A computed fold for a 365-nucleotide RNA from a Planctomycetota bacterium, annotated as Bacterial RNase P class A. The sequence was found by an Rfam model in a public genome assembly. Its mean pLDDT, the model's own confidence on a scale to 100, is 75.
[in-house]
């Protein structure tokens, strides 16, 4: 310096003026006015996971359905994070993994191919054993039937271990060495596993983000959840009275088809308040831990609307680019993705910039 990789940080500062939305104080009290102080993010996003919180449901257990799936740890919890293991991949730094079970069962494996799994033989190789025809004097040869083989060719994503040697008619784990595989034992590790030794000629093709089996987890709906207060010359229930009936009258009793007045009651609507911003917060120090993270101590308060405010202009500085007469100065730029709506922990996606470290290549010293 080029290419690649991992991780981290950051998303301008200050001042003035003009606005917008809340809060507090004062003055006005009809609207308002003045002062002080606060006012978006790294993703506020997607709403994909996990929780807090709220209401509904719920004895307990099971089925179904859905999800998760190496090991150990972190966490309130997770499908997140950390460390490690294994496989695959890359020259490497590193990366990816839906990473339990295919000797419980079922199913599938297109095309091609003889055959896609209780096996089978298209081309091919062989004729030791058995047999027909034929050439030949014979030895022997040729063709076929039949049989042996699975080495070689061919098909395929995948063909019932691989390489080499021996062996054989030709061959074959048929035999042997090494590698692989299965099982057993020993050692190390908390563990996933790793290392070593022995035994066995080798069985068990692949697919479970196919059904399925195993283990574990999961009730539903969401803040417009929901809680409280609560009008009306709206409406409902009850009572008294006026009314009607019984009655000569009063008391009393009954009636409510229609209605008037008064009182009481609870439910809802409009509306209001809360939920609603202090929370599994943030920052600093210290201790424990490889790390994720945790313990202790201290400091600090940091938007809160209700269809939704958080904006604009100017100046100075900082930063970047470029130019010059260069301890300085001129000019230009100062953005991108995007915008809270109950709150957190994650993941994913979108975007501008900076730094550190690592790997490989080239060049120079």
């Nucleotide at each position: 310096u080029c290419u690649g990789g991992u991780c981290u940080c950051u998303g301008g500062a200050c001042a003035g003026c003009c606005g917008c939305c809340g809060g507090c104080a004062g003055c006005a009290c009809c609207c308002g006015c003045u002062g002080c102080g606060g006012g978006a993010g790294g993703a506020a996003a997607g709403u994909c996971c996990g929780g807090g919180c709220u209401c509904c449901u719920c004895a307990g257990g099971g089925c179904a359905a859905g999800g998760u799936g190496g090991u150990g740890g972190g966490u309130a919890a997770c499908g997140c994070c950390c460390a490690c293991c294994g496989u695959u991949u890359g020259c490497a730094a590193g990366a990816a993994c839906a990473g339990g079970g295919a000797a419980a069962g079922u199913g599938c494996c297109a095309c091609a191919g003889a055959a896609a799994u209780c096996a089978a033989a298209c081309c091919g190789c062989c004729g030791g054993a058995c047999u027909g025809c034929u050439c030949g004097a014979a030895a022997g040869g040729g063709c076929g039937a039949c049989g042996g083989c699975a080495a070689g060719g061919g098909u395929g994503a995948a063909a019932c271990g691989g390489u080499g040697a021996g062996g054989u008619a030709a061959g074959a784990g048929c035999u042997c060495a090494c590698c692989g595989c299965a099982c057993c034992c020993c050692g190390c590790a908390c563990g996933a596993g790793c290392g070593g030794g022995g035994u066995g000629g080798c069985a068990c093709g692949g697919c479970a983000a196919a059904c399925c089996c195993c283990a574990c987890c999961u009730g539903g709906a969401g803040g417009a959840a929901g809680a409280c207060c609560g009008a009306g010359u709206a409406g409902g229930a009850g009572g008294a009275u006026c009314g009607c009936g019984c009655g000569g009258c009063c008391c009393g009793c009954g009636c409510u088809c229609a209605g008037g007045u008064c009182c009481u009651c609870g439910g809802g609507u409009a509306g209001g308040u809360c939920g609603u911003u202090g929370g599994c917060g943030a920052c600093c120090g210290u201790c424990c831990g490889u790390a994720a993270g945790g313990g202790c101590g201290g400091u600090u308060c940091u938007a809160g609307a209700g269809a939704a405010a958080u904006g604009g202009c100017u100046g100075u500085c900082a930063c970047c680019g470029u130019c010059c007469g260069a301890u300085g100065g001129g000019c230009g730029g100062c953005a991108c993705c995007a915008g809270a709506a109950c709150c957190c922990g994650g993941c994913u996606u979108a975007c501008g910039g900076a730094g550190a470290c690592c790997a490989g290549g080239c060049a120079a010293u």
Rfam family: Bacterial RNase P class A. On this family, see Frank and Pace, Annu Rev Biochem 1998: "Ribonuclease P: unity and diversity in a tRNA processing ribozyme".